The part of an RNA shown here (small-subunit ribosomal RNA, 5' domain) has 529 nucleotides and comes from uncultured Alistipes sp. The organism belongs to Alistipes, within Bacteria. The full RNA is in RNAcentral, with records from SILVA. Its mean pLDDT, the model's own confidence on a scale to 100, is 82.

Context: one part of a larger RNA
RNA sequence: GGAUGAACGCUAGCGGCAGGCUUAACACAUGCAAGUCGAGGGGCAGCGAGAUCAGUGCUUGCACUGAUUGUCGGCGACCGGCGCACGGGUGCGUAACGCGUAUGCAACCUACCCAUUACAGGGGGAUAACACUGAGAAAUCGGUACUAAUACCCCAUAACAUCCAGGGAGGCAUCUUCUUGGGUUGAAAACUCCGGUGGUAAUGGAUGGGCAUGCGUUGUAUUAGUUAGUUGGUGGGGUAACGGCUCACCAAGACCACGAUACAUAGGGGGACUGAGAGGUUAACCCCCCACAUUGGUACUGAGACACGGACCAAACUCCUACGGGAGGCAGCAGUGAGGAAUAUUGGUCAAUGGACGCAAGUCUGAACCAGCCAUGCCGCGUGCAGGAAGACGGCUCUAUGAGUUGUAAACUGCUUUUGUACGAGGGUAAACCCAGAUACGCGUAUCUGUCUGAAAGUAUCGUACGAAUAAGGAUCGGCUAACUCCGUGCCAGCAGCCGCGGUAAUACGGAGGAUCCGAGCGUUAUCC
Repeated sequence: GGAUGAACGCUAGCGGCAGGCUUAACACAUGCAAGUCGAGGGGCAGCGAGAUCAGUGCUUGCACUGAUUGUCGGCGACCGGCGCACGGGUGCGUAACGCGUAUGCAACCUACCCAUUACAGGGGGAUAACACUGAGAAAUCGGUACUAAUACCCCAUAACAUCCAGGGAGGCAUCUUCUUGGGUUGAAAACUCCGGUGGUAAUGGAUGGGCAUGCGUUGUAUUAGUUAGUUGGUGGGGUAACGGCUCACCAAGACCACGAUACAUAGGGGGACUGAGAGGUUAACCCCCCACAUUGGUACUGAGACACGGACCAAACUCCUACGGGAGGCAGCAGUGAGGAAUAUUGGUCAAUGGACGCAAGUCUGAACCAGCCAUGCCGCGUGCAGGAAGACGGCUCUAUGAGUUGUAAACUGCUUUUGUACGAGGGUAAACCCAGAUACGCGUAUCUGUCUGAAAGUAUCGUACGAAUAAGGAUCGGCUAACUCCGUGCCAGCAGCCGCGGUAAUACGGAGGAUCCGAGCGUUAUCC
């Protein structure tokens, strides 16, 4: 000199863009953060409509009231499907194939999506909801009877799927591929605008993952030996898959001074800061990967989890209790306490982008987009401009009837209005999708036209009026280092980054005048180069 997720002191007009618990992975009140589909199903708790019955008013077919009814729109709870493994948070652990980079899988999986091929025949038994009923303070749990399905089960049909046997071709050791014969295993209906949507099996693709390997990846030798599933083999088991992954048996190996093992520290990378570079430092924000979800363990479901807002067990903590027993998990967004030098609102909207579900309308979305707070940073703008010498008054200094300086500075005159205040007009962007209608051909697709939808926000922007009006400070002035005098103090009080100042003429302390530097900031402290 540059830099910072900064903090502190003094000061402070505005805007744009960014950033905002670095400490206690400490504990959490409250609200919200994952639902959706009635075009899978039985139904009907609530809402609306209709129908029937009864009553009242009475205009004699309308209004009101009550009851019944799933008939319709729709729909709480329930069965079922898809999603909840994404998105969001944090950095505890981890020195590791965790990450980075480069390869391999003749050792693998992949829901939704795309392409191709084939199929969808027949039958069955339950169960939730609802109803009745029981136990319990509650959480919740049980019994009886009934019912549905795109829930579940059985049979038939089928091969390129899988097992066995024969033959041919190829390769990279195991093997791969083609073909022939035999055995085994499958489907679900619903709506309909009759076009389709959806289902099953197989192959290929795409996407996402899994595994293996070479190289790289902090410090300590005041850590020198370590290891029994340990190293290898054979055979079972297990996995999507290879493998001591696991087990039985057999052998005695395996790693290490090119640093094993142990201990300490630490998420890794793209990047960021600095530097001419080499390098050093760092890992906030954004992106990729990994790990975790009070602590430890376990599996279930599922294409995918050993699952942040799922389950079970154990532990600590908190809460409820009728003392028998139960409930909970903010390292999601806000917010609270605590810790700390220190870090924000219990805000708005799904309008856009993206995601889940749905044919769609749409619903949900603390993702996201916005707004609020904070000079935390970067950038931009302003706090006026021109004229004006009696060089005014005042201050300060001096060689003191005066001169110098503050200083064109002020007053005064003219101008402007960024900004500000008031009023207002004007009404742009995001905007296209979806839906509805029309046209072309072919029912669907394509094109065109029209309608609807804005949280931010009446914001940005623009115009008019007014009036210099609303807006400057901080640090420093001995040398390094730009900027000097007076007064006070008298090794005192104090200053200080280093050298050093201060003991009676202090440009170094304190005040004043003046000056210098930067400027809505300026200094100090901390850290890095």